[in-house]
This is a predicted structure of a 511-nucleotide part of an RNA (large-subunit ribosomal RNA, domain I) from a marine eukaryotic metagenome.
Context: one part of a larger RNA
RNA sequence: UGCAAUUGGUGGAUACCUUGGCAACAAGAGGCGAUGAAGGACGUGAUUACCUGCGAUAAGCUACGGUUAGCUGGAAAUAAGCUUUGAACCGUAGAUUUCCGAAUGGGGAAACCUGACAUUUAUGUCAUCUCAUAUCUGAAUACAUAGGAUACGAGAAGCGAUACCUGGUGAACUGAAACAUCUAAGUAACCAGAGGAAAAGAAAUCAACCGAGAUUCCGAGAGUAGCGGCGAGCGAAAUUGGAUCAGCCUUUAAGUGAUUAUAGUUUAGAAUUAAGUAGAAUGAUCUGGAAAGUUCAGCCAUAGUGGGUGAUAGCCCCUUACACGAAUAACUCUAAACCUUACUAAGCUUAAAAAUAAGUAGGUCGGGACACGUGAUAUCUUGACUGAAUAUGGGGGGACCACCCUCCAAGGCUAAAUACUCCUUGUUGACCGAUAGUGAACUAGUACCGUGAGGGAAAGGUGAAAAGUACCCCGACGAGGGGAGUGAAAGAGACAUGAAACCACUUGCAU
Numbered sequence: 001u002g003c004a005a006u007u008g009g010u011g012g013a014u015a016c017c018u019u020g021g022c023a024a025c026a027a028g029a030g031g032c033g034a035u036g037a038a039g040g041a042c043g044u045g046a047u048u049a050c051c052u053g054c055g056a057u058a059a060g061c062u063a064c065g066g067u068u069a070g071c072u073g074g075a076a077a078u079a080a081g082c083u084u085u086g087a088a089c090c091g092u093a094g095a096u097u098u099c100c101g102a103a104u105g106g107g108g109a110a111a112c113c114u115g116a117c118a119u120u121u122a123u124g125u126c127a128u129c130u131c132a133u134a135u136c137u138g139a140a141u142a143c144a145u146a147g148g149a150u151a152c153g154a155g156a157a158g159c160g161a162u163a164c165c166u167g168g169u170g171a172a173c174u175g176a177a178a179c180a181u182c183u184a185a186g187u188a189a190c191c192a193g194a195g196g197a198a199a200a201g202a203a204a205u206c207a208a209c210c211g212a213g214a215u216u217c218c219g220a221g222a223g224u225a226g227c228g229g230c231g232a233g234c235g236a237a238a239u240u241g242g243a244u245c246a247g248c249c250u251u252u253a254a255g256u257g258a259u260u261a262u263a264g265u266u267u268a269g270a271a272u273u274a275a276g277u278a279g280a281a282u283g284a285u286c287u288g289g290a291a292a293g294u295u296c297a298g299c300c301a302u303a304g305u306g307g308g309u310g311a312u313a314g315c316c317c318c319u320u321a322c323a324c325g326a327a328u329a330a331c332u333c334u335a336a337a338c339c340u341u342a343c344u345a346a347g348c349u350u351a352a353a354a355a356u357a358a359g360u361a362g363g364u365c366g367g368g369a370c371a372c373g374u375g376a377u378a379u380c381u382u383g384a385c386u387g388a389a390u391a392u393g394g395g396g397g398g399a400c401c402a403c404c405c406u407c408c409a410a411g412g413c414u415a416a417a418u419a420c421u422c423c424u425u426g427u428u429g430a431c432c433g434a435u436a437g438u439g440a441a442c443u444a445g446u447a448c449c450g451u452g453a454g455g456g457a458a459a460g461g462u463g464a465a466a467a468g469u470a471c472c473c474c475g476a477c478g479a480g481g482g483g484a485g486u487g488a489a490a491g492a493g494a495c496a497u498g499a500a501a502c503c504a505c506u507u508g509c510a511u
Stems, first nucleotide, its partner, number of pairs: 001510005007504003016461002020432002022429007029421002031159002039100003042055003046078002050074002061094006070082003105114003115126004128156004133151005164195001165193005175182001179229001205212002216243005226234002247413003251352006264338007272330003276324002282297003286293001298315002300304001306318003362386008372398001393408005448455002468495001471483004
């Protein structure tokens, strides 16, 4: 020096665990905001850096309800206190709620600066826009009108998963094995707006000489008929099986009138949610640090779901089945009464007159939408130019014409079946188990990086219980170690298990 073995060190793999995630199902909720939101800044504790809570009444104040012997958050410790005259905790309703932020008196480099008015301390008011009303004014232009100002009242704004929806604007990469029509795609993105759903919707619809009878969604029809540099590709409908079903309103006048339905108010009752109450049944032996394990003998079950307890517990504890429970608040349902003097809305009756949607339908030119790329291209829509009839009428039936059939445009409303999940509750998993599962099981959108938009980690486990090593020794009044002690174990103390790489002592062999 090498090889091997051994004993250790280092290191943190592996198996075990779970506080956290992931994916579903059922039900709920589907909004918050000028009564100042979401989100923040700064404060607030006896001691307080962080998180949580709260707001100068500041880990809190008041009332009511529940519950109970302890309590002053995570989070120790000391101090000082509170509490059966009911604290703490839980629920409901109130009070307070600095400053910034739509931010709204003006300004501003967010959490700051600085005004006016109301007599003042204190407190309050003063932004903009839209609409309604009133008043004062007031052009071209005489009267007027437009416009302006002020007052009062009502509303809007901003945020949010902007996930789902509607409308407007609207790409490119890509595919066509290049590329231009085409495709990607009316997608992405942006803008506007709304709701718990939205949109659509009661035939100027289809059909085919038979008939159907609003819309929406799913299955088939069907990758069919078609469209298409007939390339790449795009791609229906009738019909039929289901889900769900609901129809209505729109002139004027008069009368009737509470029967039916709806809305409102009140009362009563019920359900759910927001605290809770109550809840059956086991002992011993053995092993062990510990019994829930072993053995023996019992019991309950409308409860053998789940979790905890010093190893694996139906009968130890908390839950669980079943049964109860609200002063207060929310929401829903049911019933009755009232509104009856009155007529908000609908209904009914009668009469009268009427109607039945015009720059519309259609046409020409140019676009777009229809599965349909202008094609023989109907239908829908409309930028420009035109332009009917009016029920003895008009639209459609895929060029066009006739016959036939069918419907009635140019006004409006409408639940359900459908889409989604920031969020709440409950349940489940041939989902993960700390390089996995969310980026995040821990001070995580933190530390850190970047001028910025933005990017973005690592990091879990002593033990049943701190019983967390009194005291002694070496050492520098260290670090670290050796005794001693606790414990089942300290070879559980930089802490469970503790692989490999790597390092070292010792032993053997070889050189």
The RNAcentral record of the full RNA draws on MGnify.